Notes: c-di-GMP-I-GGC riboswitch aptamer from Oceanobacillus salinisoli, 85 nucleotides, folded computationally. NCBI's taxonomy places the organism under Bacteria, Bacillati, Bacilli, Bacillaceae, Oceanobacillus.
RNA sequence: UUCGAUAAUGGCAAACUCAUUGAAAAAUGGGGACGCAAAGCCCAUGGGUCUAAGGUCUAGUACUAUGACAGCCGGGUUACCGAAA
Repeated sequence: UUCGAUAAUGGCAAACUCAUUGAAAAAUGGGGACGCAAAGCCCAUGGGUCUAAGGUCUAGUACUAUGACAGCCGGGUUACCGAAA
């Protein structure tokens, strides 16, 4: 520097569920493991997705983020073990 095995020490924790918060999306904590080699951290003013309290008028299966998602793609940054050069 590149890579991630059928290896080691360890780590994280989807769905579901319980509690709390929230208008919702969702978040936090407990239980739980589908997976993850950065599923560590940062970026939502990179693209994308979700919600619609409030607002708007066309009054609806409508539009709208100032609300969310980093385990959708992407970017930045740091790093354990091992392999190869």